This is a predicted structure of a 530-nucleotide part of an RNA (large-subunit ribosomal RNA, domain I) from a marine metagenome.
Context: one part of a larger RNA
RNA sequence: GGCGUAUGGUGGAUGCCUAGGCGUCAGGAGGCGAUGAAGGACGUAGUAGCCUGCGAUAAGCUUCGGGAAGCUGGCAAACAAGCGAUGAUCCGAAGAUUUCCGAAUGGGGCAACCCGGCACGGUAAAGCCGUGUCACCGAAAGGAGCCAACCCGGGGAACUGAAACAUCUAAGUACCCGGAGGAAAGGAAAUCAAUAGAGACUCCCUAAGUAGUGGCGAGCGAACGGGGAAUAGCCCAAACCGAUCCAGUUCGCUGGGUCGGGGUUGUAGGACCUGCAAUACGGUACAGUGACAGAUAGUGGAAGCACCUGGGAAGGUGCAGCACAGAGGGUGAAACUCCCGUACACGAAAUCUGAAUCUGGCCAGCGGAGUUCCUGAGUACCCUGGAACACGUGAAAUUCUGGGGGAAGCUGGGAGGACCAUCUUCCAAGGCUAAGUACUACCUGACGACCGAUAGUGAACUAGUACCGUGAGGGAAAGGUGAAAAGAUCCCCGAGAGGGAAGUGAAAUAGACCCUGAAACCAUGCGCCU
Repeated sequence: GGCGUAUGGUGGAUGCCUAGGCGUCAGGAGGCGAUGAAGGACGUAGUAGCCUGCGAUAAGCUUCGGGAAGCUGGCAAACAAGCGAUGAUCCGAAGAUUUCCGAAUGGGGCAACCCGGCACGGUAAAGCCGUGUCACCGAAAGGAGCCAACCCGGGGAACUGAAACAUCUAAGUACCCGGAGGAAAGGAAAUCAAUAGAGACUCCCUAAGUAGUGGCGAGCGAACGGGGAAUAGCCCAAACCGAUCCAGUUCGCUGGGUCGGGGUUGUAGGACCUGCAAUACGGUACAGUGACAGAUAGUGGAAGCACCUGGGAAGGUGCAGCACAGAGGGUGAAACUCCCGUACACGAAAUCUGAAUCUGGCCAGCGGAGUUCCUGAGUACCCUGGAACACGUGAAAUUCUGGGGGAAGCUGGGAGGACCAUCUUCCAAGGCUAAGUACUACCUGACGACCGAUAGUGAACUAGUACCGUGAGGGAAAGGUGAAAAGAUCCCCGAGAGGGAAGUGAAAUAGACCCUGAAACCAUGCGCCU
């Protein structure tokens, strides 16, 4: 020096564990903000730090409820000083306080700072201090700022694919901007259909990867119809009548504005004229009422003992009991009957939510005749330039509109995929509308052939921390003594670290660098070889 073996050291794999994550489902909630938010800065304890709470009334103040014997938050023990059956701490509801910054709003500013005006108060005071007030937009009400996804609108890429690339695709995606709600959007046929009919919208399944579209490439990709979810329909403009105001006036009235009545549709409807019926039965998406139910603290809640092993009984043995409760967790090991709970049954002074009912408001009748009036205009439509429609200009209907032209008006008008006729069907150029649908930052509950510390969130722990970067931004590592600290008095060696001995404990090779403790690597003893 090598090999083997044993014992240690180092190291932290593995096993076990879980305080944290991940996912799904159900219910709730779906907003907060000038009454100053979200988010912060600085303070605040007998307290040096961090976290939590709170705000100069500062781990808190008041009231009302619950609850009960202890309490003065956590890391984090001890001490000090206190509180509590006159009910504390704690839990819930409603209030008070709530520095400074921040939309930040008196002016300024390099956020958490600086400097003012006015009124009132304190003071001897021009000073100083305290309280209130002073931004902008809007006639006012109000607005502004923040917020995960979902929604609507205005803008709008490229990589990529086409095996290159230009039309095309990616994609109306990403992204930017505006706006709103708990949903949003859409919505009550100028819709479809096809000789039979349907009857607002939205969403799902299907039709169907069909019909189409497409450098007919890559690709893109319907509708009718059928089956479901959920269902709900309404209001104006106009004709006509009246009131009032203004202008004109030949004083007869005419025109216009505002308000009230009337009226709302396509088998046309309404006005005007006329007949009948009438204040009732009903409807309601509006305002109030609020039986009752739920939420925000809680309460009750069955039934087991002995022996054995053991450090410890829940294990074993024996004999019992409860069960609308044998879900689950904890307890020195494996507990239906020890503890918390579970099934089941109850509970609110206060606030909130839903809501039957009732009250009020609002809505609402049936004909006939005439063919006088009304029925949404720079609109429909056409041309042109674009865009959306599954549809790339095509034979291109339909929808939107920058430019140009420009109707009819009920004997009217649109559509049925160029266009025309016949036929069918509908009534544009005003508006509102629950439900079914989408989403989850947030709260509660339940569950998992989800993870178990290189996994699962980046983060089980002082984590968006330490650290890096001028900045936007990037971004870790790091869990485990024991049932209980019972966390090792004194003594000895040592400068100390550390160790020995003693003691605790079931165990100390569980001793805080602490469960288990693999391998690499290191050392020592022994054996063999060189």
The full RNA is in RNAcentral, with records from SILVA.